A computed fold for a 471-nucleotide part of an RNA from an uncultured prokaryote, annotated as small-subunit ribosomal RNA, 3' major domain.
Context: one part of a larger RNA
RNA sequence: UGACGGGGGCCCGCACAAGCGGUGGAGCAUGUGGUUUAAUUCGAAGCAACGCGCAGAACCUUACCAGCCCUUGACAUGUCCGUCGGUUACCAGAGAUGGUCUCCUUCAGUUCGGCUGGACCGGUGACAGGUGCUGCAUGGCUGUCGUCAGCUCGUGUCGUGAGAUGUUGGGUUAAGUCCCGCAACGAGCGCAACCCUCGCCCUUAGUUGCCAGCAUUAAGUUGGGCACUCUAGGGGGACUGCCGGUGAUAAGCCGAGAGGAAGGUGGGGAUGACGUCAAGUCCUCAUGGCCCUUACGGGCUGGGCUACACACGUGCUACAAUGGCGGUGACAAUGGGCAGCUACUUUGCAAGAAGAUGCUAAUCCCAAAAAGCCGUCUUAGUUCGGAUUGUACUCUGCAACUCGAGUGCAUGAAGUUGGAAUCGCUAGUAAUCGUAGAUCAGCAUGCUACGGUGAAUACGUUCCCGGGCCU
Numbered sequence: 001u002g003a004c005g006g007g008g009g010c011c012c013g014c015a016c017a018a019g020c021g022g023u024g025g026a027g028c029a030u031g032u033g034g035u036u037u038a039a040u041u042c043g044a045a046g047c048a049a050c051g052c053g054c055a056g057a058a059c060c061u062u063a064c065c066a067g068c069c070c071u072u073g074a075c076a077u078g079u080c081c082g083u084c085g086g087u088u089a090c091c092a093g094a095g096a097u098g099g100u101c102u103c104c105u106u107c108a109g110u111u112c113g114g115c116u117g118g119a120c121c122g123g124u125g126a127c128a129g130g131u132g133c134u135g136c137a138u139g140g141c142u143g144u145c146g147u148c149a150g151c152u153c154g155u156g157u158c159g160u161g162a163g164a165u166g167u168u169g170g171g172u173u174a175a176g177u178c179c180c181g182c183a184a185c186g187a188g189c190g191c192a193a194c195c196c197u198c199g200c201c202c203u204u205a206g207u208u209g210c211c212a213g214c215a216u217u218a219a220g221u222u223g224g225g226c227a228c229u230c231u232a233g234g235g236g237g238a239c240u241g242c243c244g245g246u247g248a249u250a251a252g253c254c255g256a257g258a259g260g261a262a263g264g265u266g267g268g269g270a271u272g273a274c275g276u277c278a279a280g281u282c283c284u285c286a287u288g289g290c291c292c293u294u295a296c297g298g299g300c301u302g303g304g305c306u307a308c309a310c311a312c313g314u315g316c317u318a319c320a321a322u323g324g325c326g327g328u329g330a331c332a333a334u335g336g337g338c339a340g341c342u343a344c345u346u347u348g349c350a351a352g353a354a355g356a357u358g359c360u361a362a363u364c365c366c367a368a369a370a371a372g373c374c375g376u377c378u379u380a381g382u383u384c385g386g387a388u389u390g391u392a393c394u395c396u397g398c399a400a401c402u403c404g405a406g407u408g409c410a411u412g413a414a415g416u417u418g419g420a421a422u423c424g425c426u427a428g429u430a431a432u433c434g435u436a437g438a439u440c441a442g443c444a445u446g447c448u449a450c451g452g453u454g455a456a457u458a459c460g461u462u463c464c465c466g467g468g469c470c471u
Stems, first nucleotide, its partner, number of pairs: 007471007015461002019425005026317008034308002042053002064303007073127001077126001080123003083119002085104002089100004107117003129292002132290003138286002140281003143277001145275001150189006156165003169180003195269004200236007209226003214223002239263001242257001243255004319418001323377006335366003340359002344355004384415001389410007431453007
């Protein structure tokens, strides 16, 4: 000087408390450990690994295993020698691959010299190749403390010096935010603001959007209009600006004060200081060193990553009446669509199929559910719950056996609210309801977005956890 203390003081945070809903018990999904295996590829390991890399393992992916094959190689550069292109079908084989064959034509330039360029096959030897090792050799990127309020520098001063001061103190703030004081005076990286978005108003514009008034229609359908909604460009608006109180005449704080759509950072996002953890990643990529080179490289078929006495994490569905079932039935937003989204009609109990239409999209399509209303069930392992299994199908795709999703019929397991313990959340939040998208041929209970309905509680800071300042 720091760090630490079951030392002290001050302060903050869903940290506790006050509340609401979960996890831990059940079934299933998914990840991990363990075990098994020819292989169950590899990485991630308290918070900060475990629905993580994986925004999607049937083949491919794929890195793993078994078998069958290749050795200048699947890919790149250059050297030398040789050749000059494409195409059809058949045979063997699991395929890679190997063999045979049909047809059309003999690369381009040219000084006609194998002279120049280009392509391909074969040979040659330099080399290629490696998801092999080391993240404790590294770059880059990322997590984390933490969106916490801190971390430093120049000059000056003090100290023999390490260093101190400034940055401490009195107030105040979300904030090293601001004010005052002070051997300090200034400055930088952070804070805040500038950026995006939501909320109000004005303005510009009016199609594919909208419809007040006038006609018209089954229908904003058409004429007409651009006022309104909306869309997307530009501006305004909020600053403790005004009033009262308080405070040190300050910074600020208080007010169920005014005005205002919005009030004290208006809500949300992006933005992550100096650094910490030899944190993570050599399997995104790049890269030093080491290692392999007829194999630790390359191709293919099949298998595996999907195993299953068990243990843990994260989720989904439930245990029911604030509910289940049947009928009826209204209202979104974000997105996506041509190898696509598909109206409509027919057909099938349904998944779906057949025909057919519009849309390269504010034009057409994908396309709501909970809620509401009516009826029924009456507390039961049930008209709850849907696992499991049988069977018949549908779809995608060369191909659903290992190992896909969906539909019908039948079957109808555990489960009656969950021990110790533990998690999230302070408002359009929690809870609950559905929708879309990426990946994607097909496959989501995951992820990322979107809207609908919409609470309870916060006395307070003694305690638990984490953090900041002084000592």
It matches the Rfam family "Bacterial small subunit ribosomal RNA".